The prediction has a mean pLDDT of 88. c-di-GMP-I riboswitch aptamer from Robertmurraya siralis, 85 nucleotides, folded computationally. It matches the Rfam family "c-di-GMP-I riboswitch aptamer". Clan: c-di-GMP_I riboswitch clan. It was read from a public genome assembly, where an Rfam model found it.
RNA sequence: GCAAGAAAAGGGCAAACCUAUUGAAAGAUAGGGACGCAAAGUCUCAGGUCUAAGGUAGAAGUACUAUGACGGCUGGACUGCUGAA
Numbered sequence: 001g002c003a004a005g006a007a008a009a010g011g012g013c014a015a016a017c018c019u020a021u022u023g024a025a026a027g028a029u030a031g032g033g034a035c036g037c038a039a040a041g042u043c044u045c046a047g048g049u050c051u052a053a054g055g056u057a058g059a060a061g062u063a064c065u066a067u068g069a070c071g072g073c074u075g076g077a078c079u080g081c082u083g084a085a
Stems, first nucleotide, its partner, number of pairs: 012037002017032006035072001041078003045075003048070003054065004
C1' cells in the first nucleotide's frame, strides 16, 4: 500500500403499513412507523425487474415498445465512522 472486517463505542439509515401531496402508472416526496442494513451513502455505466402515458398492430379483447421508474435486485465507480485476527 492492497484485500478483508470480529468485539465494543459513538452513532446513522428506514421495509411493510397509515396519512397527505404528486404522477397515466410504476413510483416519488413529507410526516408517522421499524422489517432489516457495515455502506440500506452518492451515481443508471452494464445486466435485470416494474410501469405503458405516447406510439405501433388489431374489428375488439388485447399484445409489443422507455424517452419513465427501482441504488433496500446484482455487478461496477466514487466517498465515509471504528478497529482485533